[in-house]
Context: one part of a larger RNA
């Protein structure tokens, strides 16, 4: 965050599985890079042909190797009572790719391996095995230290220690591409931004839950992390928590906010934004600056599928969609024009993030259903003391006038547009500005204007008292009706209908829950 039942003209904002963290068909939702590397399939040319084709050269998909990305963004609320969150503090115990700045370097060599080729297994999924290349892939040497390890001074601190600056020892780099303009790699050192740890206070029920505890509490060493630590592990020692509520059960994601209230407070965590957990169950690493990783890997389960039975595949708690559950919750839409992202040198390219559409009275605002005239008051309908009054009622007829909105035409490439690409000015080497061109999904929308005609639009609930609003007829403790009190057994203002009439109003009641 609603559901149901009657009713329903529009338009503008927001909102939409609160149940099965149930199972999922189908598409889509993370990729980009040829200015890092070999380089093919094809397409064009040109030369040759014994017309089979052969050389050379320009462009070249897809796939492959490498780099970045995939840890964000997005989606839920199982779990978790805990430093998880909130505040507040501290790290002299700690880490950080891109990005900013500072110095200083980019020096030589090597060996492989995918891709292609050939051969080969397999139903497929997917593999073998041989030859053969290359890189910003790997490796070795050169050089370089604030790393380590031994020392030597100077100086600060709340403590373990910390800082600054010597000196000897060992060990550790780097990569090219280029359209020549530049992009890049390497070591240290500084910010900036991101995370880890640890601490004080805060933070749900139950005492018909009163004792828990052996890695348990301390200590020495030792290992392991980015980094302290029983984190781990070996000896020692026997302690550590508790009525100021331990353990133990139940329950729940925190928090900024939200909902009522003067207020304290009581409820409560939908939508947003920040933190946390989880991503089919459970567990394990790997890679990597960062994961113990939703659209990566492994293994075990449980499910489901394809299979030639040998063996394989898969994971919507992304976005739409289907089944089921349920009172109950939408479309298997369009564009990347805008804002953010990845990635690129850039043009782009991707991007169910996001921007827009669609459905839904779900919820808030707004606006329509005409307006002014019009009778001592029509027809009906209801009521009465009934040749006649009352009411419905200025309500309709009837006359005038308006068009908000509606239909029909037309106009409107609105705003948001910068990005780019070209040229120019300004400071200077990328940043403002300026002209011209180009880029709009919502969209021929919004919004403007012309014509027509009141034309296209009112319902739902109540009327006994609380509580605003009364008659008559039916009915006869029946039928029924109710939130409380209660009503109904022949003159029911409480039941059902009917004229009246009261209150909201595109709603209007009922149910559920909270103040």
């Nucleotide at each position: 965050g609603a559901a149901c039942g009657c009713u329903a003209g529009c338009g503008g904002g927001a909102g939409g599985c609160c149940u099965a963290a149930c199972a999922c068909a189908u598409g889509c939702a993370a990729g980009c890079c040829g200015a890092g590397c070999g380089g093919u399939a094809u397409a064009g040319a040109u030369c040759u042909u014994u017309c089979g084709g052969g050389a050379u050269c320009u462009a070249g998909a897809g796939a492959g190797c490498g780099g970045c990305g995939u840890a964000c963004g997005g989606g839920u609320g199982c779990g978790g009572a805990a430093c998880a969150c909130g505040u507040g503090u501290g790290c002299a115990a700690c880490c950080u790719g891109c990005c900013u700045u500072u110095a200083u370097c980019u020096g030589g060599g090597g060996g492989a391996u995918a891709g292609c080729c050939u051969u080969u297994c397999g139903a497929a999924a997917g593999g073998a095995a041989g030859a053969u290349u290359a890189a910003u892939a790997c490796c070795c040497c050169a050089u370089a230290a604030u790393a380590u390890a031994u020392u030597g001074a100077u100086u600060c601190g709340c403590a373990u220690g910390g800082a600054u600056u010597g000196a000897u020892a060992u060990u550790g780099a780097a990569a090219a591409c280029u359209c020549c303009g530049g992009u890049g790699g390497a070591u240290a050192g500084a910010g900036a931004u991101g995370g880890g740890c640890a601490c004080g206070c805060g933070c749900a029920a139950g005492a018909u839950u009163a004792g828990a505890u052996a890695g348990u509490u301390g200590g020495u060493g030792a290992g392991g992390u980015a980094a302290c630590g029983g984190c781990u592990c070996a000896c020692c020692a026997a302690g550590u928590c508790g009525a100021u509520g331990a353990u133990c059960u139940u329950u729940a994601g925190g928090g900024g906010g939200c909902c009522u209230g003067a207020g304290a407070g009581g409820g409560u965590g939908a939508u947003c934004c920040c933190c946390c957990a989880c991503a089919c169950u459970g567990g394990u690493a790997c890679u990597g600056a960062g994961a113990c990783a939703c659209g990566g890997a492994c293994c075990a389960g449980a499910c489901u599928c394809c299979u030639a039975c040998g063996g394989g595949a898969g994971g919507c708690a992304g976005c739409a969609g289907u089944g089921a559950g349920g009172a109950a919750u939408a479309u298997u839409g369009g564009a990347c024009a805008a804002u953010g992202g990845g990635u690129u040198a850039g043009c782009g390219c991707c991007u169910g993030a996001u921007c827009c559409a669609g459905c839904c009275a779900u919820c808030c605002c707004g606006c329509g259903u005409g307006a002014a005239g019009g009778a001592c008051g029509a027809c009906g309908g209801c009521c009465c003391u009934a040749u006649g009054g009352g009411u419905u009622g200025u309500a309709a007829a009837c006359u005038u006038c308006u068009u908000u909105u509606g239909u029909a035409c037309a106009g409107g490439g609105a705003u948001a547009a910068a990005c780019c690409u070209a040229c120019u000015c300004u400071c200077g080497u990328g940043a403002g500005g300026g002209u011209a061109g180009c880029u709009g999904a919502a969209g021929g929308u919004a919004c403007u204007g012309u014509a027509c005609g009141a034309a296209u639009a009112a319902g739902c609930a109540c009327c006994g008292g609380c509580u605003a609003a009364c008659u008559c007829c039916g009915u006869g403790c029946c039928a029924g009706c109710a939130g409380c009190c209660g009503c109904g057994g022949u003159a029911a203002u409480a039941c059902g209908g009917a004229g009246g009439g009261u209150g909201c109003a595109a709603g209007c009641g009922u149910u559920a829950u909270c103040c």

This is a predicted structure of a 515-nucleotide part of an RNA (small-subunit ribosomal RNA, 5' domain) from Chryseobacterium sp. UT 6-11. The RNAcentral record of the full RNA draws on ENA and SILVA. Taxonomically the source falls in Chryseobacterium (Bacteria, Pseudomonadati, Flavobacteriales, Weeksellaceae).